[in-house]
RNA sequence: AGAGUCGCCCGGAUCACCGCGUUAUGAGUGGAUUUAUUUCGACUUGUACCGAGGAAAGUCCGGACUCCAAUGGGCAAAGUUGUGGGUAAUUCCCACCCGGAGAAAUCCGCGGGACCAGUGCAACAGAAAGUAAACCGCCACUUGUUAGUUUUCUAGGGAGUGGUAAGGGUGAAACGGUGGUGUAAGAGACCACCAGUACGUGAAGCGAUUUGCGUAGCUAGGUAAACCCAACUUGGAGCAAGACCAUGCAGGUGGCGUUUGAGUGUGCCCACACAAGUCACCGGGUAGGUUGCUUGAAUCUGUAAGUAAUUGCAGAUCUAGAUGGAUGGUGAUCUCGCUAGUAAUAGCAAGACAGAAUCCGGCUUAUAGGGCGACUCUUCUU
Numbered sequence: 001a002g003a004g005u006c007g008c009c010c011g012g013a014u015c016a017c018c019g020c021g022u023u024a025u026g027a028g029u030g031g032a033u034u035u036a037u038u039u040c041g042a043c044u045u046g047u048a049c050c051g052a053g054g055a056a057a058g059u060c061c062g063g064a065c066u067c068c069a070a071u072g073g074g075c076a077a078a079g080u081u082g083u084g085g086g087u088a089a090u091u092c093c094c095a096c097c098c099g100g101a102g103a104a105a106u107c108c109g110c111g112g113g114a115c116c117a118g119u120g121c122a123a124c125a126g127a128a129a130g131u132a133a134a135c136c137g138c139c140a141c142u143u144g145u146u147a148g149u150u151u152u153c154u155a156g157g158g159a160g161u162g163g164u165a166a167g168g169g170u171g172a173a174a175c176g177g178u179g180g181u182g183u184a185a186g187a188g189a190c191c192a193c194c195a196g197u198a199c200g201u202g203a204a205g206c207g208a209u210u211u212g213c214g215u216a217g218c219u220a221g222g223u224a225a226a227c228c229c230a231a232c233u234u235g236g237a238g239c240a241a242g243a244c245c246a247u248g249c250a251g252g253u254g255g256c257g258u259u260u261g262a263g264u265g266u267g268c269c270c271a272c273a274c275a276a277g278u279c280a281c282c283g284g285g286u287a288g289g290u291u292g293c294u295u296g297a298a299u300c301u302g303u304a305a306g307u308a309a310u311u312g313c314a315g316a317u318c319u320a321g322a323u324g325g326a327u328g329g330u331g332a333u334c335u336c337g338c339u340a341g342u343a344a345u346a347g348c349a350a351g352a353c354a355g356a357a358u359c360c361g362g363c364u365u366a367u368a369g370g371g372c373g374a375c376u377c378u379u380c381u382u
Base pairs, nucleotide, nucleotide: 001378002377003376004375005374006373007372008371009370010369012334013333014332015331016330017329018328020051021050023048024047025046026045027044028043029042031040032039053353057364058363060362061361062360063359064358065238066237067236068235071271072270073269074268075267077234078233079232080231081230082096083095084094085093086092097111098109099108100107101106112229113228118227119226120223121222135168136167137164138163139162140161141160142159143158145156146155147154148153176194177193178192179191180190181189195219196218197216198215199214200213201212202211203210204209242291243290244289245288251282252281253280254279255278256277263274264273265272298317299316300315301314302313303312304311305310336351337348338347339346340345
């Protein structure tokens, strides 16, 4: 200097004027109430603090919180799946193991179980894709035949029977591999070495796992991201949850039931608990206000432990709470970016994705442009 990999941050600032919303506080006006400017609330106005995100999006997960609701068991259904750790918890995060890709830094993983629980699937090609099978072949025997010729014998070729799976072919994959012995020809048939598998044993590690030694010729597999099996986990609904106040109304028909217990207990069944009403349909009335509502598994700084995720301790800070739904406009300066220009300089819409609604922790998706750090490899120079 170039190529690449991983991680983090920003995504405008300052001043002035005008304008919005919550909260606090001062002043004023009115209403209700009170012995009483006593209490409650409404409106106007001044001042002060604060006022949309890294994803606020998706609603894919996990919870806090609220209600059903006092409790137990079984089934179904759903989810997760290497090992260890973190967390309130997770299907999330961290570290490690195994497998794969890459030259490497790094990245990826629907990572338990396949004759041995069972059932499936693998087109076409091929002889054959669960113990099989012979297309081309190789060998032996029997039997014809052609040519040569030396009684014989030699060479070629056909048919049948038997043996064989070493060579060739097909295929993604063909019954371990290399070398030898042996055989009529071969073959783990046997031997040596190697690989895998099973059993035994030693070492390291919390563990997944890694590795050494020994025995055994034991040697068809793939697929569960196919159905399935195993282990573990799981009640449901959700702030439109729920609580309170005010206003208003109109009941009718039918089923079941009142201790021989209807119905409720938010998947089903049983137990158990409550229980005099309950369920379906038709019809009528109300839709207002307050609360939940922001002090949190909170944020920041320092320090200690830990490889890390994270945890402990100390200190500091309070950072929207709207409800037809608030945070905008103008001007000046600075800075980043873009366009034109040799430059000076001039112009542009602060310029990408995008707006809280009970809250928090993750994951996923979108993102103009800019900055920082670490690591890998190549080349050059010192």